Predicted 3D model of a 73-nucleotide RNA (transfer RNA) from an Alphaproteobacteria bacterium. Taxonomically the source falls in Alphaproteobacteria (Bacteria, Pseudomonadati, Pseudomonadota). It matches the Rfam family "tRNA".

[in-house]
RNA sequence: GCCGCCUUAGCUCAGUUGGUAGAGCAUCGCAUUCGUAAUGCGGGGGUCGUAGGUUCGAGUCCUACAGGCGGCA
Numbered sequence: 001g002c003c004g005c006c007u008u009a010g011c012u013c014a015g016u017u018g019g020u021a022g023a024g025c026a027u028c029g030c031a032u033u034c035g036u037a038a039u040g041c042g043g044g045g046g047u048c049g050u051a052g053g054u055u056c057g058a059g060u061c062c063u064a065c066a067g068g069c070g071g072c073a
Base pairs, nucleotide, nucleotide: 001072002071003070004069005068006067007066010025011024012023013022019056027043028042029041030040031039049065050064051063052062053061
């Protein structure tokens, strides 16, 4: 230098054919306990890497850029 893949909650990851952004863990509250742990119930937490484009509508499609991983040279 060229090619491919990845980037979504604090962490690990889903998200189908473009149509209301989710799970587990963690965190907070409540219940339970003499107390803690465990368990049960509930809550909060998101610029979907950045900037544009297409569309009535984009996490999803297109382009550029950034970061990470791998391959070739």